Molecule: RNase P RNA; transfer RNA
Organism: SAR202 cluster bacterium
RNA sequence: AGCUGGGGCCGGGUGACCGCCCCGAUAACAUCGGGGAGGAAAGUCCGGACUCCACCGGGCAGGGUGCUGGGUAACGCCCAGGGCCUCGAAGCUGUCGGGGCACGGAAAGUGACACAGAAACGGCACCGCCCGCCUCAGGCGGGUAAGGUUGAAAACGUGAGGUAAGAGCUCACGGCCGCUCGCGGCGACGCGGCGGCGGUCAAACCCCACCCGGAGCAAGGCCAAAUAGGGGGACAUAGGGCGCCCGGCCCGUCCCCGGGUAGGCUGCUAGAGCUUCGAGGCAACUCGGAGUCGAGAGAGAUGGUCACCGGUCCGACACGUCGGACUACAGAACCCGGCUUACAGGCCUCAGCUAGAC
RNA sequence: CCGCCAGUAGCUCAGUGGAUAGAGCAUCGGUCUUCGGAACCGAGUGUCGGGGGUUCGAGUCCCUUCUGGCGGGCCA
Numbered sequence: 001a002g003c004u005g006g007g008g009c010c011g012g013g014u015g016a017c018c019g020c021c022c023c024g025a026u027a028a029c030a031u032c033g034g035g036g037a038g039g040a041a042a043g044u045c046c047g048g049a050c051u052c053c054a055c056c057g058g059g060c061a062g063g064g065u066g067c068u069g070g071g072u073a074a075c076g077c078c079c080a081g082g083g084c085c086u087c088g089a090a091g092c093u094g095u096c097g098g099g100g101c102a103c104g105g106a107a108a109g110u111g112a113c114a115c116a117g118a119a120a121c122g123g124c125a126c127c128g129c130c131c132g133c134c135u136c137a138g139g140c141g142g143g144u145a146a147g148g149u150u151g152a153a154a155a156c157g158u159g160a161g162g163u164a165a166g167a168g169c170u171c172a173c174g175g176c177c178g179c180u181c182g183c184g185g186c187g188a189c190g191c192g193g194c195g196g197c198g199g200u201c202a203a204a205c206c207c208c209a210c211c212c213g214g215a216g217c218a219a220g221g222c223c224a225a226a227u228a229g230g231g232g233g234a235c236a237u238a239g240g241g242c243g244c245c246c247g248g249c250c251c252g253u254c255c256c257c258g259g260g261u262a263g264g265c266u267g268c269u270a271g272a273g274c275u276u277c278g279a280g281g282c283a284a285c286u287c288g289g290a291g292u293c294g295a296g297a298g299a300g301a302u303g304g305u306c307a308c309c310g311g312u313c314c315g316a317c318a319c320g321u322c323g324g325a326c327u328a329c330a331g332a333a334c335c336c337g338g339c340u341u342a343c344a345g346g347c348c349u350c351a352g353c354u355a356g357a358c
Numbered sequence: 359c360c361g362c363c364a365g366u367a368g369c370u371c372a373g374u375g376g377a378u379a380g381a382g383c384a385u386c387g388g389u390c391u392u393c394g395g396a397a398c399c400g401a402g403u404g405u406c407g408g409g410g411g412u413u414c415g416a417g418u419c420c421c422u423u424c425u426g427g428c429g430g431g432c433c434a
Base pairs, nucleotide, nucleotide: 001354002353003352004351005350006349007348008347009346010345012309013308014307015306016305017304018303020036021035022034023033024032025031026030038329042340043339045338046337047336048335050216051215052214053213056247057246058245059244060243062212063211064210065209066208067081068080069079070078071077082103083101084100085099086098087097088096104207105206109205110204111201112200113199126148127147128144129143130142131141132140133139134138156174157173158172159171160170161169175197176196177195178194179193181192182191183190184189220266221265222264223263230257231256232255233254234253235252239251240250241249259433260432273292274291275290276289277288278287279286280285310327311326312325313324314323315322316321317320359430360429361428362427363426364425365424368383369382370381371380376414385401386400387399388398389397407423408422409421410420411419
């Protein structure tokens, strides 16, 4: 310097003119001054804050999460660690580095495993091998999963012993599983010891542990306007108040049809806020000090035109100028923390490889 | 804002995790006819909206994403 991968960040600038929304000043829709989109404002996939359901309690159902420890207001998010898978360095192992993992339980029960195959999980003998009997082509009875065939998967793998032939039947090494075992670790787990060989699937039912009351700013509060303050139905051992039940509490309440209004104020932007410094912690993050205020519409403002400067690509040549094209994704609507998805172009950093120079 | 549903052939729809995903209409070819229709015979037709995962195996199960559609909210 180039390539590949991981992480973080930026994502146009200045000026002029004409407009839009909000706030402040004065009596004023006018004038002056100030402010005016994002890293995702998006999808609405999670979690919280806030508000109402009077306040809820217990059980069932339902939903969610799922290695361990920590962070947090909370989370399905984040950080650190463990285990497994995969890629790379030089052939294997170990080790190291990058990436990924919905990663509790299959040794509680139920279920599924098409086709093929002898057999798909406590059952099986098609061929073969071995033993016995009858007969000499073969047949019958029994043993055997080492060999063949099938499949995604075949009852631990390889080697040796053993046997009539075989078999974890026995042994060595390796793999997997379990343990009221020992040591280390807060723990997941690791190392060793002992025992065993019991297929896979829980993003099948299910079991275990933990969490969850419901609704949502069109929540909710105040004012105004409007009218058919109408009709039908349900009811007191009832109806309604989150799905069901029970307990307790509240109430002329609930459902349907028909009708009316499409107004204003508030909630409404100072907050788990931002910047910076210090301390603790591996980190996520927390604590403390100082400074600072950066949108609040309601059919919904944040825009348009021009000039200059940037950035990338292409073309021309007088080699540092000219011309052309492009300049993304997208736009607040109660707020906040995450995740996911979209994104022209550029910058920083880390790791690996290749090439060159010293 | 909240809740729910759908996406499979050109159209309308089926499809208990298991062979090469089906049906009707439509389209195309042939028979018949002077020609056309009808009838009969035969044929083609798919990224199962996109991407990823679980599984031996996915249209079906799970996650994510895109598109389209439906319903509710105020007063009395």